RNA sequence: CAAGGAGACCGGGUGACCGCCCCGAGCGAUCGGGGAGGAAAGUCCGAGCUCCACCGGGCAGGAUGCUGGGUAACUCCCAGGAGGGGCAACCCUACGGAAAGUGCCACAGAAACACACCGCCCCGAGGGAUCGGGGUAAGGGUGAAAUGGUGAGGUAAGAGCUCACCAGCAGUCGGGAGACCGGCUGGCUGGGCAAACCCCAUCCGGAGCAAGGCCAAAUAGGAGGACCAUGGGCGCCCGGACCGUCCUCGGGUUGGCCGCUUGAGCCCGAUGGCAACAUCGGGCCUAGGUAAAUGGUCACCGCCCCUGGGCAGGUAGGAGGAAGUUUCGACUCGUCGGGAUGUAAACUGCCUGGCCAGGGGUACAGAACUCGGCUUACAGGUCUCCUUGCCCC
Numbered sequence: 001c002a003a004g005g006a007g008a009c010c011g012g013g014u015g016a017c018c019g020c021c022c023c024g025a026g027c028g029a030u031c032g033g034g035g036a037g038g039a040a041a042g043u044c045c046g047a048g049c050u051c052c053a054c055c056g057g058g059c060a061g062g063a064u065g066c067u068g069g070g071u072a073a074c075u076c077c078c079a080g081g082a083g084g085g086g087c088a089a090c091c092c093u094a095c096g097g098a099a100a101g102u103g104c105c106a107c108a109g110a111a112a113c114a115c116a117c118c119g120c121c122c123c124g125a126g127g128g129a130u131c132g133g134g135g136u137a138a139g140g141g142u143g144a145a146a147u148g149g150u151g152a153g154g155u156a157a158g159a160g161c162u163c164a165c166c167a168g169c170a171g172u173c174g175g176g177a178g179a180c181c182g183g184c185u186g187g188c189u190g191g192g193c194a195a196a197c198c199c200c201a202u203c204c205g206g207a208g209c210a211a212g213g214c215c216a217a218a219u220a221g222g223a224g225g226a227c228c229a230u231g232g233g234c235g236c237c238c239g240g241a242c243c244g245u246c247c248u249c250g251g252g253u254u255g256g257c258c259g260c261u262u263g264a265g266c267c268c269g270a271u272g273g274c275a276a277c278a279u280c281g282g283g284c285c286u287a288g289g290u291a292a293a294u295g296g297u298c299a300c301c302g303c304c305c306c307u308g309g310g311c312a313g314g315u316a317g318g319a320g321g322a323a324g325u326u327u328c329g330a331c332u333c334g335u336c337g338g339g340a341u342g343u344a345a346a347c348u349g350c351c352u353g354g355c356c357a358g359g360g361g362u363a364c365a366g367a368a369c370u371c372g373g374c375u376u377a378c379a380g381g382u383c384u385c386c387u388u389g390c391c392c393c
Base pairs, nucleotide, nucleotide: 001389002388003387004386005385006384007383008382009381010380012301013300014299015298016297017296018295020035021034022033023032024031025030037364041375042374044373045372046371047370048369049208050207051206052205061204062203063202064201065200066080067079068078069077070076081095082093083092084091085090096199097198101197102196103193104192105191117140118139119136120135121134122133123132124131125130148166149165150164151163152162153161169186170185171184172183173182174181175180212258213257214256215255216254222249223248224247225246226245227244231243232242234240265284266283267282268281269280270279271278272277302362303361304360305359306358307357308356309355311353312352313351314350315349316348317347324341325340326339327338328337329336330335331334
């Protein structure tokens, strides 16, 4: 320098003018202070908090699924193992069980779990072509996948039938906290799919701030009381009941308040740990409002892109071939002429950098109870570490 890998972060600044919301002060005019994010998003996981339910256990249903650790908890994070990809840095993995059972395996193919299409071999029939029976998964063909792989022996032909190595399985020994790794021995074996049902292990009660709590008006209705002030009808009087009037109570609607932002909080440092993280010390307070404010315009600056101009550096090309070097020839002996070598410049192309001028762009998005994660979106930019290749010292 080029091509990559991993991680962290920023994502506009200043001023003027016009505005918005909240809090505090003030009688008021007004003044002072505060006002979005890395994802506030999707609402996909896990919690806090609140209410309801609950003796305990099970069924059903759902989730998770290598090991060890972290955490309030997790399907998250860290470290490691195994498998796969990459020369490497590094990346990816839904990574328990397929000899418990059931099911599925498109097309092709004889056969996708017990199968013989071609071929090979044996036996029988036939004069022969050929036919029938049996053996064979070594060869051909089909397929994503075909009966552990390669080689040798063996056999009628073959076959773990036998042997060597490899892979797998079982046992055993050693290492490790474990997943696993390594050695030895053994008999030779059984297709794949569990993000198919299923089996095994672990976990799981439900609803969500419109949770939930408090205060309280008018009207209508409900319950209780009184009729004391005035009544209505039941023929009259008394009692009673109904309506009515008045008072009280509780519930609902509506409105207000709380919940509400000091919290598993943020920053810095030390210690322990490979790390995630934990502990300790110091500092800080950082929107809170249930339909919702946090904005707009202009100027200057910053950043990026495009176009043009000129400058510098690098690189490649570059003749009717400078100087130099060398060679040949001539002669008046140091000059001339011819040849060879030769890219330093002019000039041209490309790349990089900064300067000037003009034009364009400056994202994704947006709090609504709060945290921890995951995922997704994002103009443009910065920094750190690492790998491979080439060049220079």
This is a predicted structure of a 393-nucleotide RNA (Bacterial RNase P class A) from a Dehalococcoidia bacterium. Lineage of the source: Bacteria > Bacillati > Chloroflexota > Dehalococcoidia. RNAcentral holds the sequence, with entries from ENA. It is recorded under the gene name rnpB. It matches the Rfam family "Bacterial RNase P class A". Rfam links the family to the GO terms tRNA processing, ribonuclease P activity and dimeric ribonuclease P complex.